[in-house]
Small-subunit ribosomal RNA, central domain from a metagenome, 347 nucleotides, folded computationally. The RNAcentral record of the full RNA draws on SILVA. Its mean pLDDT, the model's own confidence on a scale to 100, is 87.

Context: one part of a larger RNA
RNA sequence: UUGGGUUUAAAGGGUGCGUAGGUGGAAUUAUAAGUCAGAGGUGAAAGCUAGCAGCUUAACUGUUAAAUUGCCUUUGAUACUGUUUUUCUUGAGUGUAGUUGGCGUUGGCGGAAUGUGACAUGUAGCGGUGAAAUGCGUAGAUAUGUCACAGAACACCGAUCGCGAAGGCAGCUAACGAAGCUAUCACUGACACUGAUGCACGAAAGCGUGGGGAGCAAACAGGAUUAGAUACCCUGGUAGUCCACGCCGUAAACGAUGAUAACUCGACGUUGGCAAUAUACCGUUCAGCGUCCAAGCGAAAGCGUUAAGUUAUCCACCUGGGGAGUACGAUCGCAAGGUUGAAACUC
Numbered sequence: 001u002u003g004g005g006u007u008u009a010a011a012g013g014g015u016g017c018g019u020a021g022g023u024g025g026a027a028u029u030a031u032a033a034g035u036c037a038g039a040g041g042u043g044a045a046a047g048c049u050a051g052c053a054g055c056u057u058a059a060c061u062g063u064u065a066a067a068u069u070g071c072c073u074u075u076g077a078u079a080c081u082g083u084u085u086u087u088c089u090u091g092a093g094u095g096u097a098g099u100u101g102g103c104g105u106u107g108g109c110g111g112a113a114u115g116u117g118a119c120a121u122g123u124a125g126c127g128g129u130g131a132a133a134u135g136c137g138u139a140g141a142u143a144u145g146u147c148a149c150a151g152a153a154c155a156c157c158g159a160u161c162g163c164g165a166a167g168g169c170a171g172c173u174a175a176c177g178a179a180g181c182u183a184u185c186a187c188u189g190a191c192a193c194u195g196a197u198g199c200a201c202g203a204a205a206g207c208g209u210g211g212g213g214a215g216c217a218a219a220c221a222g223g224a225u226u227a228g229a230u231a232c233c234c235u236g237g238u239a240g241u242c243c244a245c246g247c248c249g250u251a252a253a254c255g256a257u258g259a260u261a262a263c264u265c266g267a268c269g270u271u272g273g274c275a276a277u278a279u280a281c282c283g284u285u286c287a288g289c290g291u292c293c294a295a296g297c298g299a300a301a302g303c304g305u306u307a308a309g310u311u312a313u314c315c316a317c318c319u320g321g322g323g324a325g326u327a328c329g330a331u332c333g334c335a336a337g338g339u340u341g342a343a344a345c346u347c
Stems, first nucleotide, its partner, number of pairs: 004318003007301002012315001014201004021194003025088003030083002033081002035077008049065006091191001092188003095184006103177007110154001114150008125136002162169002206247006215241002220236004258314006266292008274283001296303002320347003329340004
């Protein structure tokens, strides 16, 4: 390489958009590039293969045939593929009418809690733990009440729920923006699928500049525990956590399961529509979210119309463990580091 694989054994890219490329619905016309058939030319010899012959045999040699699976020319065939003509509507999209959501961006507002400050009441403790101590407190704490300020997060509803491409998204409200679904079957008429390179988005932590800083809390300090305790526990506490702008580009970025399309028994629950009937049921209805199972698959666990079943197209990736996601080089980054990514050696 061929082959075989990728939920858990090595292996699905974090996610989307999309260029090249690959692949692509139904009918029809032309062409004959691919494809198929016939003919001709060429495909050196030796070798290989088969028959026959010559050295006593064999090796060896001679001769004849086959093979040389290829290329070129020419004459035809036209199902399929390509190109081309004219159409079609079921794939795809658009319109119209509804509908759904914690989808996004920006602004405004709200209450509880926490902390701080002021005042008042009040007196000796408070706090914390397995037990303590550090700590706070007669300069009046803790507790209780009133007022004020600050920042961050949104109890109940809340769910086995919903939305989003993923990351993710939850107090209320307004504006702006995007999306899905259903019904209709009006319009376009294959406009599609996938997608190397590329571009965009991308939790947390981290970085830069400027703000902000209640609570929490790496680092750090102290108190305990302990043989020790650079920890677990306690008292404090700075970065950070928050906002704006700009970087970083990684995660068990997980369903550890790439995208799209078709096909293959059912049952139950649930979300959003729809149809009919007409008030709580029903549907051989559509799109999701779940549970259990037939066939089938699987090493098993299990999966099972949301497939890990049966197929097709395209992309990504794997090939014993360690060395190693390291070195070197390249590239991106302010840095931290990211991406790409070996070998010697060893078992």